[in-house]
Molecule: RNase P RNA; transfer RNA
Organism: Zetaproteobacteria bacterium
RNA sequence: GGAGAGGGCCGGGUGGUCGCUGUCUCCGCGGCAGGGCGGGGAGAGAGGAAAGUCCGGGCUCCGCAGGGCAGGGUGGUCGGUAACGCCGACCGGGGGCGACCCCAGGGAAAGUGCCACAGAAAACAUACCGCCCCGAGCUUGUCGAGGGGUAAGGGUGAAAAGGUGCGGUAAGAGCGCACCGCAGCCCUGGUGACAAGGCUGGCAGGGCAAACCCCACCCGGAGCAAGGCCAAAUAGGGGAGCAUCCCUGCUGCAAGGCAGGGUUGUAGGACGGCCCGUCCGAGACUCCCGGGUUGGCUGCUAGAGUUCCGCAGCAAUGCGGAAUCGAGAGAAAUGAUCACCGGCCCCGGCAACGGGGCGUCACAGAACCCGGCUUACAGGCCCUCUCCGGCU
RNA sequence: GCCCUCGUAGCUCAGCUGGAUAGAGCGACCGCCUCCUAAGCGGUAGGUCACAGGUUCAAAUCCUGUCGAGGGCACCA
Numbered sequence: 001g002g003a004g005a006g007g008g009c010c011g012g013g014u015g016g017u018c019g020c021u022g023u024c025u026c027c028g029c030g031g032c033a034g035g036g037c038g039g040g041g042a043g044a045g046a047g048g049a050a051a052g053u054c055c056g057g058g059c060u061c062c063g064c065a066g067g068g069c070a071g072g073g074u075g076g077u078c079g080g081u082a083a084c085g086c087c088g089a090c091c092g093g094g095g096g097c098g099a100c101c102c103c104a105g106g107g108a109a110a111g112u113g114c115c116a117c118a119g120a121a122a123a124c125a126u127a128c129c130g131c132c133c134c135g136a137g138c139u140u141g142u143c144g145a146g147g148g149g150u151a152a153g154g155g156u157g158a159a160a161a162g163g164u165g166c167g168g169u170a171a172g173a174g175c176g177c178a179c180c181g182c183a184g185c186c187c188u189g190g191u192g193a194c195a196a197g198g199c200u201g202g203c204a205g206g207g208c209a210a211a212c213c214c215c216a217c218c219c220g221g222a223g224c225a226a227g228g229c230c231a232a233a234u235a236g237g238g239g240a241g242c243a244u245c246c247c248u249g250c251u252g253c254a255a256g257g258c259a260g261g262g263u264u265g266u267a268g269g270a271c272g273g274c275c276c277g278u279c280c281g282a283g284a285c286u287c288c289c290g291g292g293u294u295g296g297c298u299g300c301u302a303g304a305g306u307u308c309c310g311c312a313g314c315a316a317u318g319c320g321g322a323a324u325c326g327a328g329a330g331a332a333a334u335g336a337u338c339a340c341c342g343g344c345c346c347c348g349g350c351a352a353c354g355g356g357g358c359g360u361c362a363c364a365g366a367a368c369c370c371g372g373c374u375u376a377c378a379g380g381c382c383c384u385c386u387c388c389g390g391c392u
Numbered sequence: 393g394c395c396c397u398c399g400u401a402g403c404u405c406a407g408c409u410g411g412a413u414a415g416a417g418c419g420a421c422c423g424c425c426u427c428c429u430a431a432g433c434g435g436u437a438g439g440u441c442a443c444a445g446g447u448u449c450a451a452a453u454c455c456u457g458u459c460g461a462g463g464g465c466a467c468c469a
Base pairs, nucleotide, nucleotide: 001388002387003386004385005384006383007382008381009380010379012341013340014339015338016337017336018335020045021044023042024041025040026039027038028037029036047363051374052373054372055371056370057369058368059223060222061221062220066276067275068274069273071219072218073217074216075215076090077089078088079087080086091105092103093102094101095100106214107213111212112211113208114207115206128154129153130150131149132148133147134146137143138141162180163179164178165177166176167175181203182201183200184199185198186197188195189194227298228297229296230295237289238288239287240286241285242283243264245262246261247260248259249258250257251256268280269279270278271277291468292467293466305324306323307322308321309320310319311318312317342361343358344357345356346355347354348353393465394464395463396462397461398460399459402418403417404416405415411449420436421435422434423433424432442458443457444456445455446454
């Protein structure tokens, strides 16, 4: 100097004027109060993703949610965490010369299923062309009906029952041997995934589980339009559903009606689906139709918060200390404009520089709050590392 | 804000327990029939299966992520 790998950060700045949304405060609205109205002042006001809503948690309610089945999810190991499908370290496999990157990475010797076309055969293996042996026969040949051996070679396919080499053989073949692979056992190291070594076995038998499934572990449901309080309004309306038995009172001539109390726990209902189990069970019940309102307060923003330091740990992270903070609206404010600087584009110029243009000058934008993941992003800065080339 | 559902030809839909040249009806275009039109008959074209990545020998179909479209959810008596 070139080509890369990993990680972190910023993502317009300063000032003036005019606005917008909260907070605090002052004055006035005859007195008091005020969360109302009007006016003034002070100070604050989007993000790294506020996004997608894909995971996990807090919080709240649902009759506290217990067991089994079903359903859903996750999937190397160990750790971190409030939790996770996230993160870290390590293991195994794959890629790269390398820094480093990628992997839904349990089980196919539990069972079921699928593997189109081609091919002899797609899973109890098999034999199309070949190769080899025997060989009726007669046209005596590079012939050959038929029988047998073989899986080395060819061919099909995404995939064809270990690979390479030597020996061996009629030709061949783990048939024998060496190395590699594989399986079982032993031993050593490691918390573990697993790794190293040794011994034994000629070799089990394809692929697909992001097919059903099996194994291990996890999961109650709904969501701030959750939920709580207040106010206003109405037809405090109508319809449907809901078991058994007993007692009392009122009314009635009676059948019955109304009101109250109790029993059982059937029908029915609640606990996301089913069963068990628990609870409710004529009610402040459930569902449907109809009606009314479109208000206020709360939940609500100080939190698994941010920054720095120390300690423990390879790290994720944890512990301790110090400092620090301030959107909180409720259909939604965070804007407009001017000046200077920065950035980008165009033109001129060798260059320094000059002139002009662009605020569409990235992606985007809070709505209960956090931890992650994923996706979008103009331009720029910093750190560490690798490979190649040159010079000293 | 929260919760669901769906994207296949111009339109409406099949196919989605993996293997087709991705089909059907309507529509479009061409031809036949007719004096002409309609109807009828015959034929043709038209698809990035919303997009991207992955699993698999093989993906419209299975998985993941984006993009787009549609629907529902307030309180009181």